This is a predicted structure of a 73-nucleotide RNA (transfer RNA) from an uncultured Clostridia bacterium. Its Rfam family is "tRNA". Rfam classes the family as a transfer RNA. The coordinates come from a structure-prediction model, not an experiment, and the mean pLDDT is 80.
[in-house]
RNA sequence: UGCCUCUUAGCUCAGUCGGUAGAGCACCUGACUGUUAAUCAGGGGGUCGUCAGUUCGAGCCUGACAGAGGCAG
Numbered sequence: 001u002g003c004c005u006c007u008u009a010g011c012u013c014a015g016u017c018g019g020u021a022g023a024g025c026a027c028c029u030g031a032c033u034g035u036u037a038a039u040c041a042g043g044g045g046g047u048c049g050u051c052a053g054u055u056c057g058a059g060c061c062u063g064a065c066a067g068a069g070g071c072a073g
Base pairs, nucleotide, nucleotide: 001072002071003070004069005068006067007066010025011024012023013022019056027043028042029041030040031039049065050064051063052062053061
């Protein structure tokens, strides 16, 4: 320098064909009980890396940039 992959909740990751974003763990509250733990019920938490574009509508498509990993030189 070129090419490829990845970037979504605190963490690990789903998200199909573009149609109003989820799971597990963690956290908070309650129930249960000698207490803790476990179990059960409920709850909070997201500019979907950034900026633009396309579209009635973008996590998803397009471009640039940033970061991480890999390959080639």